[in-house]
Context: one part of a larger RNA
RNA sequence: CGUUUGAGGAUUGAAGGGACGCUUCUCUAGUACGAGAGGACCGAGAAGCAUAGACCUCCUGUGUACCGGUUGUCCUGCCAAGGGCAUUGCCGGGUAGCGGCGUCUAGUUCGGAUAAGCGCUGAAGGCAUCUAAGCACGAAGCCGACCCUAAGAUAAGUCCUCGUUAUCAGACUCCUGCGAGACCAGCAGGUUGAUAGGCCGUACGUGGAAGCGUGGUAACACGUGAAGCGGAGCGGUACUAAUAAGUCGAG
Numbered sequence: 001c002g003u004u005u006g007a008g009g010a011u012u013g014a015a016g017g018g019a020c021g022c023u024u025c026u027c028u029a030g031u032a033c034g035a036g037a038g039g040a041c042c043g044a045g046a047a048g049c050a051u052a053g054a055c056c057u058c059c060u061g062u063g064u065a066c067c068g069g070u071u072g073u074c075c076u077g078c079c080a081a082g083g084g085c086a087u088u089g090c091c092g093g094g095u096a097g098c099g100g101c102g103u104c105u106a107g108u109u110c111g112g113a114u115a116a117g118c119g120c121u122g123a124a125g126g127c128a129u130c131u132a133a134g135c136a137c138g139a140a141g142c143c144g145a146c147c148c149u150a151a152g153a154u155a156a157g158u159c160c161u162c163g164u165u166a167u168c169a170g171a172c173u174c175c176u177g178c179g180a181g182a183c184c185a186g187c188a189g190g191u192u193g194a195u196a197g198g199c200c201g202u203a204c205g206u207g208g209a210a211g212c213g214u215g216g217u218a219a220c221a222c223g224u225g226a227a228g229c230g231g232a233g234c235g236g237u238a239c240u241a242a243u244a245a246g247u248c249g250a251g
Stems, first nucleotide, its partner, number of pairs: 001152001005163007015149004021049007033038001051106005059100004066093005071086006110144003117137001119135002170248004174190005195241003198237005204230003211224005
């Protein structure tokens, strides 16, 4: 831009894509078969491997904005306590998120037409012949069935609701953001408000702050005290910022 009135929702499915994978074991049964050695069809059940999707309870990885330890040096006048730099200086842990090595789920089953192949009836050709007419079977393969996308499917489909002279349905700009994201878009919100930040509480992480006291010559230890600190989680709370306004929009 189109879909010939404009919107907000919900749909049909032309078409396209995906998947439909495999192994082992047990029972049937040491049965049928076979001299024996060996050893089934059909059917029932159980594990597993790859693959795919989803997720983060567990395990595990990351986690340079969390906590702690520690070396050198510079700085805050000094002690103590801290800060900068040294790959995040190095090291030990680690929330959320994102992941897998983790967890869960899936392939079922059925129908149709067939291939090789096996047949029925059956002539040409008094016989025979699965084929020439006709008919029945038969694959992990083909077409459906299953999952996803899907009306730019220009044959542009269908349904519901709302709006049509203005106090107009609806949308956009703008702003706060993230379950979204390269941008755009999408989604949650914009005071009739919990959208983000702050603050409060809490989960969780780290692991026992500073100061002071006590003990020790001291390094340090213990007490106050599961202390102090804290990114993303969860629950609250209008304190801050989403103000005000403008534009488009059928007949």

The part of an RNA shown here (large-subunit ribosomal RNA, domain VI) has 251 nucleotides and comes from Candidatus Uhrbacteria bacterium RIFOXYB12_FULL_58_10. RNAcentral holds the full RNA, with entries from ENA and SILVA. Model confidence (mean pLDDT): 86 of 100.